The RNA shown here (small-subunit ribosomal RNA) has 1396 nucleotides and comes from an uncultured prokaryote. RNAcentral holds the sequence, with entries from ENA.
RNA sequence: ACCGGCGCACGGGUGCGUAACAUGUGUGCAACUUACCUUUAUCAGGGGGAUAGCCCAGGGAAACUUGGAUUAAUACCCCAUAACAUAUUUGAUGGCAUCGUUAAAUAUUGAAAACAUUAGUGGAUAGAGAUAGGCACGCACACUAUUAGCUAGUUGGUAAGGUAACGGCUUACCAAGGCGACGAUUGGUAGGGGGCGUGAGAGCGUGAACCCCCACACGGGUACUGAGACACGGACCCGACUCCUACGGGAGGCAGCAGUAAGGAAUAUUGGACAAUGGAGGCAACUCUGAUCCAGCCAUCCCGCGUGUAGGAAGACUGCCCUAUGGGUUGUAAACUACUUUUAGAUAGGAAGAACAGCAGACACUUGUGUUUGCCUGACGGUACUAUCAGAAUAAGCACCGGCUAACUCCGUGCCAGCAGCCGCGGUAAUACGGAGGGUGCAAGCGUUAUCCGGAAUCACUGGGUUUAAAGGGUGCGUAGGCGGUUAGAUAAGUCAGAGGGGAAAGGUUGUCGCUUAACGAUAAAAUUGCCUUUGAUACUGUUUAACUAGAAUUAGGUUGAGGUAGGCGGAAUGCGACAUGUAGCGGUGAAAUGCAUAGAUAUGUCGUAGAACACCAAUUGCGAAGGCAGCUUACUAGACCUAUAUUGACGCUGAGGCACGAAAGCGUGGGGAGCGAACAGGAUUAGAUACCCUGGUAGUCCACGCCCUAAACGAUGCUUACUCGAUGUUUGUGUUAUGCAUGAGCAUCCAAGGGAAACCGUUAAGUAAGCCACCUGGGGAGUACGUUCGCAAGAAUGAAACUCAAAGGAAUUGACGGGGGUCCGCACAAGCGGUGGAGCAUGUGGUUUAAUUCGACGAUAUGCGAGGAACCUUACCUAGGCUCUAAUGUGAGCGCUAUCUGGUGAAAGCCGGAGUUCCUUCGGGACGCGAAACAAGGUGCUGCAUGGUUGUCGUCAGCUCGUGCCGUGAGGUGUUGGGUUAAGUCCCGCAACGAGCGCACCCCCUCUCUUCAGUUGCUAGCAGGUACUGCUGAGGACUCUGGAGAGACUGCCGGCGUAAGCCGUGAGGAAGGGGGGGACGACGUCAAAUCAUCAUGGCCUUUAUGCCUAGGGCUACACACGUGCUACAAUGGCGGGCACAGAGGGUAGCGAGACCGCGAGGUGGAGCCAAUCCCAGAAAGCGCGUCCCAGUUCGGAUUGGAGUCUGCAACUCGACUCCAUGAAGGUGGAAUCGCUAGUAAUCGCGCAUCAGCCAUGGCGCGGUGAAUACGUUCCCGGACCUUGUACACACCGCCCGUCAAGCCAUGGAAGCUGGGGGUACCUGAAGAUGGUGACUCAAAUGGGAGCUAUCUAAGGUAAAACUAGUAACUGGGGCUAAGUCGUAACAAGGUAGCC
Repeated sequence: ACCGGCGCACGGGUGCGUAACAUGUGUGCAACUUACCUUUAUCAGGGGGAUAGCCCAGGGAAACUUGGAUUAAUACCCCAUAACAUAUUUGAUGGCAUCGUUAAAUAUUGAAAACAUUAGUGGAUAGAGAUAGGCACGCACACUAUUAGCUAGUUGGUAAGGUAACGGCUUACCAAGGCGACGAUUGGUAGGGGGCGUGAGAGCGUGAACCCCCACACGGGUACUGAGACACGGACCCGACUCCUACGGGAGGCAGCAGUAAGGAAUAUUGGACAAUGGAGGCAACUCUGAUCCAGCCAUCCCGCGUGUAGGAAGACUGCCCUAUGGGUUGUAAACUACUUUUAGAUAGGAAGAACAGCAGACACUUGUGUUUGCCUGACGGUACUAUCAGAAUAAGCACCGGCUAACUCCGUGCCAGCAGCCGCGGUAAUACGGAGGGUGCAAGCGUUAUCCGGAAUCACUGGGUUUAAAGGGUGCGUAGGCGGUUAGAUAAGUCAGAGGGGAAAGGUUGUCGCUUAACGAUAAAAUUGCCUUUGAUACUGUUUAACUAGAAUUAGGUUGAGGUAGGCGGAAUGCGACAUGUAGCGGUGAAAUGCAUAGAUAUGUCGUAGAACACCAAUUGCGAAGGCAGCUUACUAGACCUAUAUUGACGCUGAGGCACGAAAGCGUGGGGAGCGAACAGGAUUAGAUACCCUGGUAGUCCACGCCCUAAACGAUGCUUACUCGAUGUUUGUGUUAUGCAUGAGCAUCCAAGGGAAACCGUUAAGUAAGCCACCUGGGGAGUACGUUCGCAAGAAUGAAACUCAAAGGAAUUGACGGGGGUCCGCACAAGCGGUGGAGCAUGUGGUUUAAUUCGACGAUAUGCGAGGAACCUUACCUAGGCUCUAAUGUGAGCGCUAUCUGGUGAAAGCCGGAGUUCCUUCGGGACGCGAAACAAGGUGCUGCAUGGUUGUCGUCAGCUCGUGCCGUGAGGUGUUGGGUUAAGUCCCGCAACGAGCGCACCCCCUCUCUUCAGUUGCUAGCAGGUACUGCUGAGGACUCUGGAGAGACUGCCGGCGUAAGCCGUGAGGAAGGGGGGGACGACGUCAAAUCAUCAUGGCCUUUAUGCCUAGGGCUACACACGUGCUACAAUGGCGGGCACAGAGGGUAGCGAGACCGCGAGGUGGAGCCAAUCCCAGAAAGCGCGUCCCAGUUCGGAUUGGAGUCUGCAACUCGACUCCAUGAAGGUGGAAUCGCUAGUAAUCGCGCAUCAGCCAUGGCGCGGUGAAUACGUUCCCGGACCUUGUACACACCGCCCGUCAAGCCAUGGAAGCUGGGGGUACCUGAAGAUGGUGACUCAAAUGGGAGCUAUCUAAGGUAAAACUAGUAACUGGGGCUAAGUCGUAACAAGGUAGCC
């Protein structure tokens, strides 16, 4: 090697399949098996022939295989024995229905094996045990009903076969059953459990590692062997794949341990050992064992330890920050001093885990067993551990710092780059981005991502809701189901208690113990809520028996109503027809038109006719289940209520499915059709008007029959029962002692308790309870798609997902708003007067132009505004020329030389030169110029959205708030609202409010009257003087006036009304009367209002320029548009003479008189005046006289020509004024629009600021003359208070809808195309199984057996259909997206109330 035996069905791996008696748990098998192990009893007698190996000979590339000869066994066969098995019969006994146990008899067949020899190990039969299984059953076990019917071996029976065993497990025959709304069947998903994570628990999620069970072993099928398999490392067949091949054929199955490849975000060594534990074989030694024990890799997890400890302030240096000579922080941190040595390093020692078995010896006895001694055995491993040595030596990162949430600053960036769990940061001062410094948290880890639980009572069993937030079915009847009155008995299913069984171990909990501690481990206890058996209890529930009457129903008598169905009848109105009267319009509207009408309308009268609806009664009424129901009457019919007797005896409540009813619109058939009236037509309105309004008008509205089945079908409130204070009205009964009271049943209103988020509900609950049903779980997508059912259709019912958003929503609050309401005010309207808009000119703005036309202001609240003076300057702009760090300017010690004059160049500034030794003085000094050091550069560059200050406006409107109290969960309210009154939140009264503040008013200024004081420069009555005249002079204080102080006005008085506040009056008085007139004065706040160019100022930008100097130009342009003004258009006027009367101002670089010159602007000249003294300075309108005579004029004055004056270095661009000449438009102004209520408007002149002059017709003041009108609050505008609605809160200049256009995303339909799994039918059909036949074959056997054949069957093929998935031209809607188009639907009465 081979024969034989045993094992290989264990151990190890994986989770494909499986929704199942697979699993879990508990039972049962009287329906079963179990090798090895333990135990009991009995037995092992006789005989036989083969066959591998070996040898010989072949085939094949190989795998392998064929033939011949020969041999052994505990291999195989035959005979004997039979307690056992099978069949039949009889008896006894027990039980659990079939039946079990046991005894006897008869018949038949069937057993065995030896090896070693000292022990010992095996063999056969039967019984018992143990172990391991098999089968059956109760209960539990996830999603989908857009899966509702499934099933032919299906369900049962009889018989047979088969199995270890029951059984349709299989076959034949018979019957027609079986399962299912307590979810069958289908589909999709999934191994189950112990456990694990989380959670207070109940639960929810999950099924890695460890344990149990199941299933699987390349996909599928099949059997063999065996005690056990339909077998991971066995066999056969089909299929897919890989490999070898000589092309003929063969080989293979890591979901074993390592390892490789691929895939992937990602997951380790082709290690050591059988030393221990365990398994198989063996008598044993021993062999095998990727089970196992160890080691390796990985911060993957858990646990422990370390990276030092103490002292140390000059609080060092660096860094960072700041209010920056300095301070803070990093920080006792470092340095430095002292100490320690875990860990790492070096050296040395060095385990426990080892007990067996075996060998040798000793002892005991039951003589083949036990006890005991010694020897032998370590992969890990020279590992754990221990000792010694030196030295702070060898050892810190990650995330975060806006809130949640512990931790803050600087720089950079500038809605960029980026962050982000949610809210949200970032558009020039970012604690949110990036960096830095600092800080916080955790730590050999820290963050991110994914998933699960929790918080989430946010699926609510514990433990939720449904009027309005999501949610009550449209309504009833009723099936199943759920729930159910009183008394007694029985029973013991539920329920409760005791006992027993079971609930594997591990895990978890508690105690104790072991590794230095812990993690980890050991041990004990408790727990394991469930399940089974048994005994008991009987209150409650159930079942059952007997009764009861309070629920329910029936009965008798009444009452009530638009309850329903059918028939008949009636009048008014409307339309139409006929006739008559009658004549030009009718009708309609905001206004009109279309329409009707001279062919006679409308109107009026009479008669006739048609259809529909039923005025008054009539109501907060009544009836009905709801929808709904209304003239009168009849018939039929249903209900409710009251009173009372009798009867039945729980007959009840609710109600998934089901059935019936169900407004309007709509559909079908046939009628009918007056009025109304979708569609449609016309007329209007309008930007448009497919609308609102008008004129017509078809379906329809009406009837009959049949469908539809939906509504904001609403009380947005399911039904039933019980309980819980009251008040009022009303409908309908009954009783009564009757304006009432009591008692029922309804319909309503208000309230207590209570409830509710609130609004509100409140015996008709939304309160307190019970029963049953329906429904909800963020908004949109969407009540959509697909599928199904119903329908004639329209459509209805059922009813998602992808995707998308961080809200959607309810109730209430405060505001704001309303083409809501009420009350009130204002030159807001109205009533008046005068303007603007038309003309010319002036001025500002826009636009345009330009080198520049500097900048700002833009509805009201910009535009004669900043500017109260642009020729230069101003000036900021443009062009050109220059200057450049301590420059201009200021302060400034000091100097008096540089002041000043002047030459060259230049446009000037500037640059380069020359001369020169200043002026005043109180002698101190000053002016002017220069000027060292030092200090501050400068910027009209940007940001008014970083700011201060200032200002406009609402608005001189009457409001805006607070403290305490009270009310409300709260926002908040009250006060402040209400009744009066006021100019006023002014005051009075009332009041859960009482007080107070900022505003209002008062106080302040001017003005109006008077008194008093004072009396110059003002005044002048009387007195006196003087003059041509004049307060000129003396004088005076009377008057005017001036300017100080006072008085005066307060509804104080009278009358009326009123509680009061207050109002009224031809009131009195008074200069003034009800705030006398005017001014200053502007609450909380609004407009990111205006201003960085008055000034100041943060930040940014610029530095030989965006700074500074200079010259010239520009700000003055000019087709045009707007605002504000002036002058006019004329006779209430123009022009020319004459005459009269102010106030308030200004004046010395000034006002400047008289006088003279000039037509004049002005000039010459210089009296007076630093001003109640002098001057500007003539006021004008007015009055009076004259003239003009209605014209483009004697109006008007623009424009232009000429000549001048003045200021000023200088009037060209670009001044004002004067004179002469010229003589434009314009004849009172479209739509529209402004101001003004009394000394106002209108009109007339005068002055001043700025300023050399002036473009001033502007602004600010002053006086003169001096009106009209206001019925009134409807309307326009603005405002105040109360109330109401709101989808607004950036607050109506709000919000917001739909189509279209653009981009992106997911999705539905779709001709078609491509897959997938399953089923059905037919064909074919391997291995295999079963049956038949059976060549042939063996020493023997009831043996074996090729081949053929029948049936079944994996796979394959064909066919039709269904299901499901992907894709698709085209197509439908949906969602999302800073600034698209068209309109304006909704929110207010949203401008036609909205919605279903």